RNA sequence: GGAGCGGGUCGGACGAUCGCUGCGGGUGCCUGCACCCGGGGAGGAAGGUCCGGACUCCGGCGGGCAGGGUGCUGGUUAACGGCCAGGCGUCGAGCAGGUCAUUUCGGUGGCCUGCGGGGCGACGGACAGUGGCACAGAGAACAGACCGCCAAGCGGCCGCUCGCGGUCGCCGGCAAGGGUGAAAAGGUGGGGUAAGAGCCCACCGCGUGGCUGGUGACAGCCAUGGCACGCCAAACCCCACCCGGAGCAACACCGCAUAGGCACGCGCGCAGCCCCUGGCUGCACAGGACGCCCCUCCGAGCGUGCGGGUUGGUGGCUAGAGCCCCGGGGUAACCCGGGGCCCAGAGGAAUGAUCGUCGGCCGGGCAACCGGCUCACAGAAUCCGGCCUAUAGACCCGCUCCACUU
Numbered sequence: 001g002g003a004g005c006g007g008g009u010c011g012g013a014c015g016a017u018c019g020c021u022g023c024g025g026g027u028g029c030c031u032g033c034a035c036c037c038g039g040g041g042a043g044g045a046a047g048g049u050c051c052g053g054a055c056u057c058c059g060g061c062g063g064g065c066a067g068g069g070u071g072c073u074g075g076u077u078a079a080c081g082g083c084c085a086g087g088c089g090u091c092g093a094g095c096a097g098g099u100c101a102u103u104u105c106g107g108u109g110g111c112c113u114g115c116g117g118g119g120c121g122a123c124g125g126a127c128a129g130u131g132g133c134a135c136a137g138a139g140a141a142c143a144g145a146c147c148g149c150c151a152a153g154c155g156g157c158c159g160c161u162c163g164c165g166g167u168c169g170c171c172g173g174c175a176a177g178g179g180u181g182a183a184a185a186g187g188u189g190g191g192g193u194a195a196g197a198g199c200c201c202a203c204c205g206c207g208u209g210g211c212u213g214g215u216g217a218c219a220g221c222c223a224u225g226g227c228a229c230g231c232c233a234a235a236c237c238c239c240a241c242c243c244g245g246a247g248c249a250a251c252a253c254c255g256c257a258u259a260g261g262c263a264c265g266c267g268c269g270c271a272g273c274c275c276c277u278g279g280c281u282g283c284a285c286a287g288g289a290c291g292c293c294c295c296u297c298c299g300a301g302c303g304u305g306c307g308g309g310u311u312g313g314u315g316g317c318u319a320g321a322g323c324c325c326c327g328g329g330g331u332a333a334c335c336c337g338g339g340g341c342c343c344a345g346a347g348g349a350a351u352g353a354u355c356g357u358c359g360g361c362c363g364g365g366c367a368a369c370c371g372g373c374u375c376a377c378a379g380a381a382u383c384c385g386g387c388c389u390a391u392a393g394a395c396c397c398g399c400u401c402c403a404c405u406u
Stems, first nucleotide, its partner, number of pairs: 001402010012358007020041002023038007043377001047388002050386005055247004059296002062294004067243005072086005087123001088121004094115009124238002129236002131232003146178002148174003153170008186204006205227001206225008251315004261306006269283006285299001287298002322341008359375001360373005
């Protein structure tokens, strides 16, 4: 310097003029308007509304069932399906070793083993139970014999050295090879056999037990079992943990109409006792903001229909799990301490427009320069932590490899 992979930051700048909208101050009066001055005024995603919380209300965030969510381990946090670190699996450029082939003897290529920056993973359980495995195929889970391999028994034919050999068929044996498939009931090699087969052996894989290391997921080692336990839980299901509902159009206050009115239905109960206009106890009961049940509490009104209105003002509302800097702890996410700062708050909804200079991009030109674009994705709506998606252009860092220079 280049290629690839991974991560991060910024995302037009300055000035002038005219506007819009909050806040502070001032002036005027008709006291809620007008004018003047000062200062603030979109984002990294403000977006999708996917997840989690704060906050507010709903008698009791009481119990159970139902329902929903999450799912390797440890940490982090207000919380999370987020984040960090680790484990395991899988993909993987590249590196090292071995071996084989080839060679112009410099290398090149194939295979095997180990390592491997980095990417990806809904990654609890398949001997609790139920169920599924299309098509193809002989056979798909206490499997199976189509092609094939074999020849002990029976029969036919042929040969001869006359009890053997060859061949075909029947009855059989086998599961090595071929074939089907996403998957064929351990793999490779050797022994063994009529042919074969964990039938036997070595290594690998797997199951079981133990020891060691680790908080743990898990890993390593040893012993043992000839292999049983195929795959699917993003099928039902089981296990562990978590979850009450509705949402700022929440909600509160002022105004005031969930009013007042009409019709229908249901309810305002019953019993006992006492110190008897009342109280207590027991049973029952409409209703009381999640589907059902139970407990507890409140309880005299409740439901449906007709009819009748408002949609104004204020608060909630922006000082917060806030931002910046420094120091400390931690591998990190993150936490602790100190200092500094105030950074939109609209509400039919402000945050804009024009011009100039610079920057960026495009076109022309050797260049000075000229012309054009008006500049990516996009715009707050109670707030915050995440995730995901969109994004012209610019910049930075780390890792791997290649080339060159010293």